Model confidence (mean pLDDT): 80 of 100.
This is a predicted structure of a 161-nucleotide RNA (glmS glucosamine-6-phosphate activated ribozyme aptamer) from Peptococcaceae bacterium UBA3937.
It was read from a public genome assembly, where an Rfam model found it.
Of the family's consensus pairs, 89% are formed in the model.
Taxonomically the source falls in Peptococcaceae (Bacteria, Bacillati, Clostridia, Eubacteriales).
Rfam family: glmS glucosamine-6-phosphate activated ribozyme aptamer. From the family's description: This entry contains a glucosamine-6-phosphate activated ribozyme that is found in the mRNA for GlmS. GlmS is an enzyme that uses fructose-6-phosphate and glutamine to generate glucosamine-6-phosphate.
RNA sequence: UUUUUAGAAGAAGCGCCUGAACCGCGCUGGGACGGAUUGAUGCGUGGUUGACGAGGAGAGGGUUUAUCGAAGGUCGGCGGGUGCCCUCCGGUGUAGUACCACCGUGAAAGAUAUCAAAAACCCGGAAGUAAUUCCGGGGACAAAGGAUAUCGGGUACAAAG
Numbered sequence: 001u002u003u004u005u006a007g008a009a010g011a012a013g014c015g016c017c018u019g020a021a022c023c024g025c026g027c028u029g030g031g032a033c034g035g036a037u038u039g040a041u042g043c044g045u046g047g048u049u050g051a052c053g054a055g056g057a058g059a060g061g062g063u064u065u066a067u068c069g070a071a072g073g074u075c076g077g078c079g080g081g082u083g084c085c086c087u088c089c090g091g092u093g094u095a096g097u098a099c100c101a102c103c104g105u106g107a108a109a110g111a112u113a114u115c116a117a118a119a120a121c122c123c124g125g126a127a128g129u130a131a132u133u134c135c136g137g138g139g140a141c142a143a144a145g146g147a148u149a150u151c152g153g154g155u156a157c158a159a160a161g
Base pairs, nucleotide, nucleotide: 014079015078016077017076019075020049021048022047023046024045025044026043027042031038032037052069053068054067058088059087060086061085062084063083089104090103091102092101093100096157097156098155099154110151111150112149113148114147115146121138122137123136124135125134126133127132
C1' cells in the first nucleotide's frame, strides 16, 4: 500500500474528488537590469474549495439531468436518493361489486385566499505558514407538486333505500 473479516459512528442540496480554481514547498528560469536582484511560464508534489434552506418515504420491481425558491463556481465528474413508470395492496368519488379517474394512510384533480427559512451580509472568537475551516451573536428577505380554510365529483349492476 492492497485485500478480507469484525466492531463503532454516519445521509439524502446527501457522500466522495482524478477536471478546474486557489494555497504551500521543490525544480525551471522568459523578460527587466551594468550587476546584485526580481521573476513570467512550465513541471512535480502536498493541501483547500467543490449545494443555502423549505419540501418530499404504503410494498415489490424498474429507471435517471427527481420539487421549490434564495444566493451567484451552488462550474465539472462519480455514486446514492423520499421523484417518475409498472404491478399489488389501500383511500376517495353514496353501504357493496366491477370498471374508470385521481391519490398514498392528514390517501380527487382543480380554483381562490392566507402562511412561514437558512446561508449570502455584519460583528466577535478559535485553528492553520496560507488557501480555508469551525464556533458564537445580530439581522432581514422567498417560492412550490408544502400547510391551513373554502369551493369542488363518475358509469353499470338497479331495483330499492